Notes:
Predicted 3D model of a 475-nucleotide part of an RNA (small-subunit ribosomal RNA, 3' major domain) from an uncultured prokaryote. The RNAcentral record of the full RNA draws on ENA. The coordinates come from a structure-prediction model, not an experiment, and the mean pLDDT is 83.

[in-house]
Context: one part of a larger RNA
């Protein structure tokens, strides 16, 4: 002076309690393990819808093979020959690679040549997603956005330290205030910064439309009031006012107010800890390789399937399926692009074919909702897997191994044990919708609005935290 303690106090956190929806059952869907393979590429276990914001080939980092396809290399500087470069045909071949023919003479010039670029040779050298993250930088998780963690000077102790950072109070908070051998600093907290809700003021087109005209329609004249749009500026600061309090911080009741006591939400994560995580982003020191552990190309594998487990999607109906009809959104994205409308097709989609580089035109129909039939408790008109066929798109190509449509099929599955998990308010639940990756692939992630709950006595205990204290044969 620190850990620990089935010691004590105080304290807080969806920690547990009240609630409300779930996993654990079923079927797929996805990731891990494991088993299997020629490979089923590595990594992470504080990992398992993770890296990967998208493995058909590529991508790829893994295998099999090219009678090994290559050996100054597929990349990079340098030197030397020789030819611009580039294009097209054509022999073998799965490509990669390779035989032979042909077009072709460009830019700059001090006419010696040079740049850029293929080819050959020479050798310094590239090259490695090969090894160690226990050599390392960078970046991250973790406790934990929890309130801590530190220093100068003084002091006090022989010293290691301590004091400041304890004590009473209060706070989300080492927030503040009283007291105090302590007075002050500094990272942190908290504000600045960005969204959101409310007003104003400039501005009024592609945005809007209150009176007036006119239309099928804000269509069109006309306005810029009102929405709305971005810029800038008020606006909440316990300001006022009543208790309570040490009349010090605060807390509790109310006033105005669009909003009240950090107004919701995000950005922001101190000092350190786990010899955590990455040498497969990048970057590096060391070893190792160098006709191979580098390159290059087809093809296959990462999709394998008895089986455990994990994170989802859909289920098991009547608060519900199914057919008609009809009502309201918001972020965002568009030129190799988003695609209106017209035709065809039952349907994916297919032919024409206007707009928009976009408040101007396209995605785009929102759906849950309502109204009105229907189905009556059935393994069903519930559920949709699996499997037969037929097709559509993307794309050199859907067998391995894609999505999606019609058409038949119609498996488990009647709410799920021990356990176990999220969530305190525009939240949970539920209902669509966009976007990134992307040619194509979303039940997964990132975001968006619609409708919209219960419950919270409280702190005993489970669980992780903080602070004082107190034991210790432990560092």
């Nucleotide at each position: 002076u620190g850990a620990c303690g089935g010691g004590g106090g105080c304290c807080c956190g969806c920690a547990c309690a009240a609630g409300c929806g779930g996993u654990g059952g079923a079927g797929c869907a996805u990731g891990u393990g494991g088993u299997u393979u020629a490979a089923u590429u590595c990594g992470a276990c504080a990992a398992c819808g993770c890296g990967a914001a998208g493995a058909a080939c590529c991508u790829u980092a893994c295998c099999u093979g090219g009678a090994u396809u290559u050996u100054u290399g597929a990349c990079a500087u340098c030197c030397u020959g020789u030819g611009a470069a580039u294009c097209c045909c054509u022999u073998g071949g799965a490509a990669a690679c390779u035989u032979g023919g042909g077009a072709g003479u460009g830019c700059c010039u001090u006419c010696g040549g040079g740049a850029a670029c293929a080819c050959a040779g020479u050798g310094a050298c590239a090259g490695g997603u090969g090894c160690u993250g226990c050599a390392u930088g960078g970046c991250u998780g973790u406790c934990g956005u929890c309130a801590g963690c530190u220093c100068g000077u003084g002091u006090c102790g022989u010293g290691a330290g301590a004091u400041g950072u304890u004590u009473g109070g209060u706070u989300a908070a080492g927030u503040c205030c009283a007291g105090c051998a302590a007075c002050g600093a500094g990272c942190g907290c908290a504000a600045c910064c960005c969204u959101u809700a409310u007003c104003g003021u400039u501005a009024g087109u592609u945005g809007c439309c209150a009176g007036c005209a006119u239309u099928a329609a804000g269509u069109u004249g006309g306005g810029c009031a009102c929405u709305c749009u971005a810029a800038u500026g008020g606006g909440c600061c316990u300001g006022c006012c009543g208790g309570u309090g040490u009349c010090c911080a605060c807390c509790c009741g109310g006033c105005g107010g669009a909003c009240g006591g950090c107004g919701g939400g995000g950005c922001u994560g101190c000092c350190g800890u786990c010899a955590a995580g990455u040498c497969c982003u990048c970057a590096u020191g060391g070893c190792c390789u160098u006709u191979a552990u580098g390159a290059c190309c087809c093809g296959g594998g990462c999709u394998c399937c008895c089986c455990c487990c994990g994170u989802c999607c859909u289920c098991c109906c009547c608060u519900g399926g199914c057919c008609g009809g009809u009502c309201c959104a918001c972020c965002g994205g568009g030129c190799a692009g988003c695609c209106a409308c017209u035709u065809c097709g039952c349907g994916a989609g297919a032919a024409g074919g206007a707009g928009c580089a976009a408040a101007u035109c396209c995605c785009u129909a929102a759906a849950a909702g309502c109204c009105g039939g229907u189905c009556u408790c059935a393994g069903u008109c519930c559920g949709g897997a699996u499997u037969g066929g037929a097709g559509u798109c993307u794309g050199c190509a859907a067998c391995u191994c894609g999505a999606c449509u019609c058409c038949a099929u119609g498996a488990a599955g009647u709410u799920g044990g021990a356990a176990u998990c999220g969530c305190u308010a525009g939240u949970a639940a539920u209902c669509g919708u966009g976007g990134a990756u992307c040619a194509g692939c979303a039940u997964g992630c990132c975001g968006c609005g619609g409708u919209g709950a219960a419950u919270a006595c409280g702190u005993u205990c489970c669980c992780g935290g903080g602070c004082c204290u107190u034991g210790u044969a432990c560092a």